[in-house]
The RNA shown here (small-subunit ribosomal RNA) has 1501 nucleotides and comes from an uncultured bacterium.
RNA sequence: AGGGUUUGAUCAUGGCUCAGGAUGAACGCUAGCGGCAGGCUUAACACAUGCAAGUCGAGGGGUAACAGGGAUUGCUUGCAAUCCGCUGACGACCGGCGCACGGGUGCGUAACGCGUAUGCAACCUACCUUUUACUGGGGGAUAGUCAAAAGAAAUUUUGAAUAAUACCCCAUACGAUCUAUUUCACUCCUGUGAGACAGAAGAAAAUUCCGAUGGUAAAAGAUGGGCAUGCGUCCUAUUAGUUUGUUGGUGAGGUAAUGGCUCACCAAGACUACGAUAGGUAGGGGUCCUGAGAGGGAGAUCCCCCACACUGGUACUGAGACACGGACCAGACUCCUACGGGAGGCAGCAGUGAGGAAUAUUGGACAAUGGAGGCAACUCUGAUCCAGCCAUGCCGCGUGCAGGAAGACGGCCCUAUGGGUUGUAAACUGCUUUUGUACAGGAAGAAACGUUAGUACGUGUACUAGCCUGACGGUACUGUAAGAAUAAGGAUCGGCUAACUCCGUGCCAGCAGCCGCGGUAAUACGGAGGGUGCAAGCGUUAAUCGGAAUUACUGGGCGUAAAGCGCGCGUAGGUGGUUUGGUAAGCGAGAUGUGAAAGCCCCGGGCUUAACCUGGGAACGGCAUUUCGAACUGUCAGGCUAGAGUAUGGUAGAGGGUAGUGGAAUUUCCUGUGUAGCGGUGAAAUGCGUAGAUAUAGGAAGGAACACCAGUGGCGAAGGCGGCCUCCUGGAUCUGUACUGACACUAAGGUGCGAAAGCGUGGGUAGCGAACAGGAUUAGAUACCCUGGUAGUCCACGCCGUAAACGAUGACAACUAGCUGUUGGGAGACAAUGUCUUUCAGUGGCGCAGCUAACGUUUUAAGUUGUCCGCCUGGGGAGUACGGCCGCAAGGCUAAAACUCAAAUGAAUUGACGGGGACCCGCACAAGCGGUGGAGCAUGUGGUUUAAUUCGAUGCAACGCGAAAAACCUUACCUACUCUUGACAUACUUGGAAGCUCUUGUAAUGAGAGUGUGCCUUUUGGAGCCAAGAUACAGGUGCUGCAUGGCUGUCGUCAGCUCGUGUCGUGAGAUGUUCCGUUAAGUCGGAUAACGAGCGCAACCCUUACCCUUAUUUGCCAGCGAUUCGGUCGGGAACUAUAAGGGGACUGCCGGUGAUAAACCGGAGGAAGGUGAGGACGACGUCAAGUCAUCAUGGCCCUUACGAGUAGGGCUACACACGUGCUACAAUGGGGAAUACAGACGGACGCUAAGCCGCGAGGUGGUGCUAAUCCUAUAAAGUUCUUCGUAGUCCGGAUUGGAGUCUGCAACUCGACUCCAUGAAGUCGGAAUCGCUAGUAAUCGCGAAUCAGCAUGUCGCGGUGAAUACGUUCUCGGGUCUUGUACACACCGCCCGUCACACCAUGGAAGUGGAUUGCACCAGAAGUAGAUAGUCUAACCUUCGGGAGGGCGUUUACCACGGUGUGCUUCAUGACUGGGGUGAAGUCAUAACAAGGUAGCCGUA
Repeated sequence: AGGGUUUGAUCAUGGCUCAGGAUGAACGCUAGCGGCAGGCUUAACACAUGCAAGUCGAGGGGUAACAGGGAUUGCUUGCAAUCCGCUGACGACCGGCGCACGGGUGCGUAACGCGUAUGCAACCUACCUUUUACUGGGGGAUAGUCAAAAGAAAUUUUGAAUAAUACCCCAUACGAUCUAUUUCACUCCUGUGAGACAGAAGAAAAUUCCGAUGGUAAAAGAUGGGCAUGCGUCCUAUUAGUUUGUUGGUGAGGUAAUGGCUCACCAAGACUACGAUAGGUAGGGGUCCUGAGAGGGAGAUCCCCCACACUGGUACUGAGACACGGACCAGACUCCUACGGGAGGCAGCAGUGAGGAAUAUUGGACAAUGGAGGCAACUCUGAUCCAGCCAUGCCGCGUGCAGGAAGACGGCCCUAUGGGUUGUAAACUGCUUUUGUACAGGAAGAAACGUUAGUACGUGUACUAGCCUGACGGUACUGUAAGAAUAAGGAUCGGCUAACUCCGUGCCAGCAGCCGCGGUAAUACGGAGGGUGCAAGCGUUAAUCGGAAUUACUGGGCGUAAAGCGCGCGUAGGUGGUUUGGUAAGCGAGAUGUGAAAGCCCCGGGCUUAACCUGGGAACGGCAUUUCGAACUGUCAGGCUAGAGUAUGGUAGAGGGUAGUGGAAUUUCCUGUGUAGCGGUGAAAUGCGUAGAUAUAGGAAGGAACACCAGUGGCGAAGGCGGCCUCCUGGAUCUGUACUGACACUAAGGUGCGAAAGCGUGGGUAGCGAACAGGAUUAGAUACCCUGGUAGUCCACGCCGUAAACGAUGACAACUAGCUGUUGGGAGACAAUGUCUUUCAGUGGCGCAGCUAACGUUUUAAGUUGUCCGCCUGGGGAGUACGGCCGCAAGGCUAAAACUCAAAUGAAUUGACGGGGACCCGCACAAGCGGUGGAGCAUGUGGUUUAAUUCGAUGCAACGCGAAAAACCUUACCUACUCUUGACAUACUUGGAAGCUCUUGUAAUGAGAGUGUGCCUUUUGGAGCCAAGAUACAGGUGCUGCAUGGCUGUCGUCAGCUCGUGUCGUGAGAUGUUCCGUUAAGUCGGAUAACGAGCGCAACCCUUACCCUUAUUUGCCAGCGAUUCGGUCGGGAACUAUAAGGGGACUGCCGGUGAUAAACCGGAGGAAGGUGAGGACGACGUCAAGUCAUCAUGGCCCUUACGAGUAGGGCUACACACGUGCUACAAUGGGGAAUACAGACGGACGCUAAGCCGCGAGGUGGUGCUAAUCCUAUAAAGUUCUUCGUAGUCCGGAUUGGAGUCUGCAACUCGACUCCAUGAAGUCGGAAUCGCUAGUAAUCGCGAAUCAGCAUGUCGCGGUGAAUACGUUCUCGGGUCUUGUACACACCGCCCGUCACACCAUGGAAGUGGAUUGCACCAGAAGUAGAUAGUCUAACCUUCGGGAGGGCGUUUACCACGGUGUGCUUCAUGACUGGGGUGAAGUCAUAACAAGGUAGCCGUA
């Protein structure tokens, strides 16, 4: 410090998520030791049991227990019993002090509760310290105890006696207090200080005395508290008004003290948008976690403060409490009970139950520190110190170290069978001994107190010496001994994120923090091996900070991503021109006080180190006080004119309102002319019209809107405003002069205006026109189109208050290059009815810098700044629900949550697509020729059938395809019968030649019989073959073409596809490759931020067309000769031909067009002319295209079978459908007769001649040929002659019967051919559709491969040999550029809504049940205060009668619990119901994205 995730890719926006730290944690697995810390976060839920606050006999009366002593009795020397307070001591009681500390918890509390800083001139303070003074005299009770009584108990009652440092009275008192009078001084206000005079109030003993301790009063101190104030201190405005002791005053009461704290009276105030009141939540702080910081989160342990003590209320005592282990009352709960009544309060320490994911021992000790009491010893102390439990955390240590390669065995993985890895790891050898075990030693913590003795002065204090006191604990620590001995796991390994392989599983089981993995080769699931990172821990979960600049103060934004209010006016608030002087609030500098300690940080010190502990320092950004300064802001006072405004003079304008008025047009009505249609549409129909329409002429009525002018022209704040004229009126702008003197800007609330639609009332209504009706269209058409048509549109008045109210751009001000158009003013110049220059105010275009994610914007900013306002914080849910306000209603404004997703979005890029555009090409259409689709047959496919009809190919690009040959074989399928190391390969052992013949068996297999004894050799054996045996293995046309190689199809022989360098862009990418011409072509030329290059195109290759050279047999024969007349022979090498090498064609030449280019058009020459024709050749890629059945191959599967053999059957089935062909339907023909001309190929398991036989298929025959020699082999159409005469025929030949031939082991299923006979459909073929542009189509025959045989198929060969192309509108396909896009699996795309089903959360709802709370009323315990002869009464007074005072009782006031009624808020639930979200491949349509097929969207009905 960043990373992952939206996209095909990119940049941006934006959310989600991860890596880090940290925790009072919990859970899972695991676990050796120690140190230091920590340990109910939940039920402030309920608690059994024990302990947690007592102490003082030096306050008192005393003696219940214990001990000592004494006495008496029983008596055994000594024991037992009784008595004696005599002594140590001491239960209970009176009294003093303490119990208000310490310890716990966080319910309540949003508050002067806490924090911080001040104040008290408005206060208190026991114990402690200092100082001063005093410490006399009397009195009456009471508990304990005793006696009696009630009760189960708790406890209580009556009577009697008694003490005190208990209680009461009196005297004294200078100070203090109060009251009244009065003097002086001082100050920051109420006041404070000092003084005079008069009146009022107090005490206790012990010791021989002093002294000490105690007590009283007073003044101080210290400590602790009380009160008041400034500032700070959570969320909600869907809480906006609250308050009657309320705010203030006077007086009184009360308190330690101020104060409405309380009361009486008076006034009507007080708080609040700087957030009152209400609701929700919460103890606050030091600090802790995180963070660079600012911040955010938290408030465990430790420290400070507060609050509370079962719940609520109340006071008493006291220095201090409204009191955790006190009291009283009420309530709930628990326990005891004899049912009458009583007792209790762990949020003290342990502990129990419950709750919960979860949190410890019913331990030891007062040795230390501290506390209470005491003169002290001492007692008490669950405070505290220690121990126990828990890996809860932090820190430290260990589980060994060194050597050791046969790189062992085993495991795992690969395989070229040899390796790799675990791995120096182990074994083994040597060494060491922390921890653990055993044994032994063994602290510090102890200072003091106390006590004994001594010394000094003053029976007490100080000093010295000795002695005593340790829970932890025989612990820490140390030593010795043996011995590697006692000690490693958790997680993870797809990316983020360090770490990889095998097996299993097969969208299953499962994983997952995000993206996502799993559908048969999973580095993502589970296991294993190996690795990585931590380590006595490791992971997970939860919550928190960070990353997140993702609430932005530091430090974000608002044209299009979320975001500028529709627009003005204006209040509060915020901000504000220039100058002078004052002031000092802000501001700056210094000083003082404070900011507790602990903590953090720095420097030291102590535990072996560290954690931890400890000393010092710094810091604590703050607050308060004070001194100084005066630039800036504020404030006060005085000026200025540049901002703003006013007056005067011009100018332009659809600015607003009002009242009039005009013409054109539509419609309707009237009249005339006139006749059959009009109207409307893509085409029609509804509609109108013979009752006279439409058309046309004249006239009338009425309403609405204002053509031309008219213009990115004008005006207005926006909405908006358009004939002409009248009246009223707002604003703007320009120029000069004068005036005011900052009067300004913005603007929360507030208030006004505000298109259209809509609403109310009343008018009006020509045209248009929601709804509605009809006609069309359509699968449907509640639409688009047409004919009608009501609200409405118009006017007046009143509402509504919203729009994509848009420049998607808030207002104001300043500054920052230009060029150009236009509107309205002004100034200047000149050659002056205009032209030019310049300036102010508007309104447009282009554009630099800058800005921007880009697009874009650019003096009219989205630039650079300033001021103020509004708004945003992922998508959906939702601008919705609830609540409130507004409205007649429709609805508007304000405005959530649950739940759900990992995206949603902007701009730009490359593609693809469009019922977008432009250009171009192709037998693409058109123009032609011939077909298919109809018939019969052949063949392939589907379907069906079957035991099997083997398998594959399936739009173009499967279907005469794999198959260039299914009778057996092929053959993979079915049935039957057989074999199991196998039909086939390699290796081992043994034996043998192999083999052949015959019989049997359907055959395979087998059985039997016979025959046979090979080749090489170094004589050991070897090669090949056969049989048997055993094991490794063979074998598979079994699956996966979606695991693959190879091969192939297709777009497409279309002209494209890319790269290097450079340049542009943040980038994806672009440029090049676009543009202008041209071409068959990204072919070439020109232009050009590109310059070059590669794969494609073309060319090179083959065939063919012309010529030349060379060669001359088997081919040829011009000339010469021979001839059997056949190039047959001699010869020839000219020609043809053959087969080798060359030439030739290149837009080379001419003319025209074109940019003078490339090129095109025409021409010449030429065998051939613009690629001469044909072929081979197929760029980057697409289709998970095809093929595991050509072959190869990974994985999986079968192994007496999914392998192998044999026979028979099947692949040839047949209602039907489709594709591809053949033959025809005839006269351009059929039949008959005669006759002419090819090319290419093949031939020894072959082609076969002549001759003969057969009607023929064929047979016979055996010549030639290893082939330019021989053969297949007669080419056919054609030509000549003849016949048929338009008919189901002399067309056509299917089908069937009969007889044959050939091949073959074998033609039944199931071959081809021949002959005789038979003679079906068919008379040119619907919708639709195919091929072809020249030696082509069409037509005619010939050959070859396969092959024993079988060709209408396929591949070749030649013969005859056309027609047409105006052209690119349309169909199909393709290419380039451009445009739109919500598509990228790319339009066979994406995607919206209803309905049906399931689940989830939520709104409404008759109600129902709680909680908090307001108001009104009832009620009124305990207590306090007041009143009170009802009753009782020791201290004092008394005139002895009584009084004062007090207690109990009664009553009044206040008040807790409780009750009644009625509201607010809120929670839960509720038949039914509303929408929302999510779900697998449901239903209906197709609304949006392209012109989305009616452009889309916004508001409204």
RNAcentral holds the sequence, with entries from ENA.